Predicted 3D model of a 486-nucleotide part of an RNA (small-subunit ribosomal RNA, 3' major domain) from a metagenome.
The full RNA is in RNAcentral, with records from SILVA.
Context: one part of a larger RNA
RNA sequence: UGACGGGGGCUCACACAAGCGGUGGAGCAUGUUGCUCAAUUCGAUGCAACGCGAAGAACCUUAUCCUGGGCUUGACAUGCUUGGAUGCCUACCUGGAAACAGGCUUGGUUGCCCUUCGGGGUGAAACUUGCACAGGUGCUGCAUGGCUGUCGUCAGCUCGUGUCGUGAGAUGUUGGGUUAAGUCCCGUAACGAGCGAAACCCUUGUCGCUAGUUGCCAGCGCGUAAUGGCGGGGACUCUAGCGAGACUGCCGGUGUUAAACCGGAGGAAGGUGGGGAUGACGUCAAGUCCUCAUGGCCUUUAUGCCCAGGGCCGCAAACGUGCUACAAUGACCGGGACAAACCGACGCAAGACCGCGAGGUGGAGCAAAUCGGAAAAACCCGGCCCCAGUUCGGAUUGCAGUCUGCAACUCGACUGCAUGAAGGUGGAAUCGCUAGUAAUCGCAGAUCAGCUACGCUGCGGUGAAUGUGUUCCUGAGCCUUGUACA
Numbered sequence: 001u002g003a004c005g006g007g008g009g010c011u012c013a014c015a016c017a018a019g020c021g022g023u024g025g026a027g028c029a030u031g032u033u034g035c036u037c038a039a040u041u042c043g044a045u046g047c048a049a050c051g052c053g054a055a056g057a058a059c060c061u062u063a064u065c066c067u068g069g070g071c072u073u074g075a076c077a078u079g080c081u082u083g084g085a086u087g088c089c090u091a092c093c094u095g096g097a098a099a100c101a102g103g104c105u106u107g108g109u110u111g112c113c114c115u116u117c118g119g120g121g122u123g124a125a126a127c128u129u130g131c132a133c134a135g136g137u138g139c140u141g142c143a144u145g146g147c148u149g150u151c152g153u154c155a156g157c158u159c160g161u162g163u164c165g166u167g168a169g170a171u172g173u174u175g176g177g178u179u180a181a182g183u184c185c186c187g188u189a190a191c192g193a194g195c196g197a198a199a200c201c202c203u204u205g206u207c208g209c210u211a212g213u214u215g216c217c218a219g220c221g222c223g224u225a226a227u228g229g230c231g232g233g234g235a236c237u238c239u240a241g242c243g244a245g246a247c248u249g250c251c252g253g254u255g256u257u258a259a260a261c262c263g264g265a266g267g268a269a270g271g272u273g274g275g276g277a278u279g280a281c282g283u284c285a286a287g288u289c290c291u292c293a294u295g296g297c298c299u300u301u302a303u304g305c306c307c308a309g310g311g312c313c314g315c316a317a318a319c320g321u322g323c324u325a326c327a328a329u330g331a332c333c334g335g336g337a338c339a340a341a342c343c344g345a346c347g348c349a350a351g352a353c354c355g356c357g358a359g360g361u362g363g364a365g366c367a368a369a370u371c372g373g374a375a376a377a378a379c380c381c382g383g384c385c386c387c388a389g390u391u392c393g394g395a396u397u398g399c400a401g402u403c404u405g406c407a408a409c410u411c412g413a414c415u416g417c418a419u420g421a422a423g424g425u426g427g428a429a430u431c432g433c434u435a436g437u438a439a440u441c442g443c444a445g446a447u448c449a450g451c452u453a454c455g456c457u458g459c460g461g462u463g464a465a466u467g468u469g470u471u472c473c474u475g476a477g478c479c480u481u482g483u484a485c486a
Stems, first nucleotide, its partner, number of pairs: 001486002003483003007480007015470002019433005026324008034315002042053002065310007074133001078132003083127001087109003092103004111122004135299002138297003144293002146288003149284001151282001156195006162171003175186003201276004206244007216233002220231003247270001250264005326426001330385001332383005342373003347366002352361003392423001397418007439462007
């Protein structure tokens, strides 16, 4: 100087408390361990691994993970070299699961120069022979770059000059107030400065101006069974560009005449208005050599490459994360209403018709404020069930189907009929959340032929309770103290 303490002081955080909803019990989904297996590829492992890499494992993906078949200058790159039109596309034959190996050649096609149109020369590209080499998701993340997690959006981390100290170093950065903040003020052997904080950026909340199509429709007119459908209009909504607006600016009080804090006015918004992006010096030899890059090592008829099939989906068990429930604030049936964001040409697909349905036929319109996906659901109204393992719950299983795809056996999703398991609100323990939040309800997208999505990322609808405290648990910051620690 740090680190540590079941030392002290001050302060903060859904850290506790106050509250609401869960997890832990059940069934299923998913990840992991373990076990099994010819193989169940690899990585991630307290917080910070475990719906994680994977925003799509039937083949492919996919990784020699397994079994088997094949190739050896190679699936890919560059250079040199041999050959000479051998090349490429296409058709055919044999073996084969394919890859591949071998054969036959049917048809088409190929630059530049010369040409008597017969051909000759040339070699670029392609092919071929051989050699250098390629290749490796092989090892080492404890050799590395890059990227990322974490402490933590915590308020810290440093420097120049000066001063003090023999020196390590200290001071500044401590102290008194204050703040979300090393934020600001005052004091001060310090005076300044940098990286962080804040601000600048995006979005949302109010108003104005500009612009009115594909959006809108108040007034005027036309028309319809009805609809901004039409003429028209720019008022309104909205769209999307530019501005305004919030600064403790104003008032009162407290305070050191300070910084600031408390209350109030006006205001759409008030003291950081809400949300996002943004992550200092560093810590964990944290994670990643399976994104990529890269040193070293290893491999080279194989640890490379191609193919078929299988596996990654196995199941006594254990754990994590979720979904669905256990019901009446409910289930079912009928009727009615209101979003936002997003996607669409290898696409989205309306009306119509067929089918109980999944779906099929067909195809209007739409590169989309125009057309389509699209029905929002919870909600409201009416009916029914009457507390039961039930008209709750839907696992499991049987049969019959639909769709995608070369192909749904291992191993897809969905539909109909039948079946109807556990489950009566969950021990010890444990998680999230302070407001448009929790809870609850649906919608969309990426990936994607299809989908094991109940995941993830967004979007809106309905919409609470509690706390104004810091004794305790956990973590963190500053000062101080002890130390046989570095």